Bacterial small signal recognition particle RNA from a Verrucomicrobiales bacterium, 93 nucleotides, folded computationally. It matches the Rfam family "Bacterial small signal recognition particle RNA". Its family is annotated with SRP-dependent cotranslational protein targeting to membrane, signal sequence recognition and signal recognition particle, plasma membrane targeting in the Gene Ontology. Rfam describes the family as follows. The signal recognition particle (SRP) is a universally conserved ribonucleoprotein involved in the co-translational targeting of proteins to membranes. The sequence was found by an Rfam model in a public genome assembly. Of the family's consensus pairs, 96% are formed in the model.
C1' cells in the first nucleotide's frame, strides 16, 4: 500500500424479559359500591306509595393467558456497515 484475522464502535433484524392499554377468562367488594329487587317488613281505609335481604347482573379492584398493539431493553444471537485498535501475510521503497 493491499489483504485477512480478531476486537472496539455504529446500524439493523430476531429471541427472551419487563411494562401501558386491549382482549379473553376466574374471583370479587369481610367494612355493605351500583342496578333491579321474589317473598317478607313498614306507611295508607284502600288505591298506592317506602325502605329493602336473597337470587340475578354489573362496577371498582384483582389473579391468569401459547392472544393483539405499542414502548424499553445494560445483557444475548445474526446480520451489514466502519474515517477506530491489535495481530498476521504479502509487494514496493
Nucleotide at each position: 500500500g493491499u489483504c485477512a484475522g480478531a476486537g472496539g464502535c455504529u446500524g439493523c433484524g430476531g429471541a427472551g424479559u419487563g411494562g401501558c392499554g386491549g382482549c379473553g377468562u376466574g374471583c370479587g367488594a369481610a367494612c355493605c359500591c351500583c342496578g333491579c329487587c321474589a317473598g317478607g317488613g313498614c306507611c295508607g281505609g284502600a288505591a298506592g306509595g317506602c325502605a329493602g335481604c336473597a337470587a340475578c347482573g354489573g362496577u371498582a379492584g384483582u389473579g391468569c393467558g401459547a392472544c393483539c398493539u405499542c414502548c424499553a431493553u445494560u445483557g444475548c444471537c445474526g446480520c451489514a456497515g466502519u474515517u477506530c485498535u491489535c495481530u498476521g501475510g504479502c509487494a514496493c521503497u